[in-house]
Parts: sequence; structure tokens; C1' cells
RNA sequence: CGGGGCGUAGCGCAGCCCGGUUAGCGCACCAGUUUUGGGAACUGGGGGUCGGAAGUUCAAAUCUUCUCGCCCCGACCA
Repeated sequence: CGGGGCGUAGCGCAGCCCGGUUAGCGCACCAGUUUUGGGAACUGGGGGUCGGAAGUUCAAAUCUUCUCGCCCCGACCA
């Protein structure tokens, strides 16, 4: 330098293709109940506006463009 992939809650991920009700799942976290306590089980709850910006649209995590970061492959230099 060229090509490809990834970025969504504290962690790991789905949803994107084919736009549409309030953005979800597991673990973790908080509260309650059970327990002498720890642990565990059950019930309930909080937490993200989807890496950033712009555009298209009645409507964008989802489509388009630019950009940032990480990873992989290739080329080049040494």
C1' cells in the first nucleotide's frame, strides 16, 4: 500500500442479508424470599441508543459515504 473481517450493557454474543411496536440473550450486578452464615435456588429490578460523523427515508443497529480502533491475508522495504 491492496483485500477481507470485527466494533451492540461490566464480560461473551444474537439481531444487520430483506429498515418498522419500547434494542435483546447468557453470565455478572442490585433487591426480596428460603438458609445460622457462606453458597445455592426462586422472584423482581437496574444498566447500552448499537465505535464516530454525515446522508437517504415517514422511519436506520440494519441501507449509502467518510472516518477511528483492533485482527487476519497478501504485496513492498529492511
The RNA shown here (transfer RNA) has 78 nucleotides and comes from a bacterium. It matches the Rfam family "tRNA". It is annotated as a transfer RNA.